Predicted 3D model of a 72-nucleotide RNA (transfer RNA) from a Pseudomonadota bacterium. Model confidence (mean pLDDT): 83 of 100.
RNA sequence: GGGCGAUUAGCUCAGCGGUAGAGCACUGCUUUCACACGGCAGGGGUCGCUGGUUCAAGUCCAGCAUCGCCCA
Numbered sequence: 001g002g003g004c005g006a007u008u009a010g011c012u013c014a015g016c017g018g019u020a021g022a023g024c025a026c027u028g029c030u031u032u033c034a035c036a037c038g039g040c041a042g043g044g045g046u047c048g049c050u051g052g053u054u055c056a057a058g059u060c061c062a063g064c065a066u067c068g069c070c071c072a
Base pairs, nucleotide, nucleotide: 001071002070003069004068005067006066007065010024011023012022013021018055026042027041028040029039030038048064049063050062051061052060
């Protein structure tokens, strides 16, 4: 330098163009002499960035950025 893939909650990851989610973690309550486990409830998102297409974009298209793999 070229090709491919990935980027969504603190972490690991889902998500047919039509209201952004799960598990774990975190907070409160409950339980316990206390902690842990368990139960109940709750908070947390510019969906990497900039544009484009569309009535509508996390999802489709282009460029850029970062990471990974392969080729040279």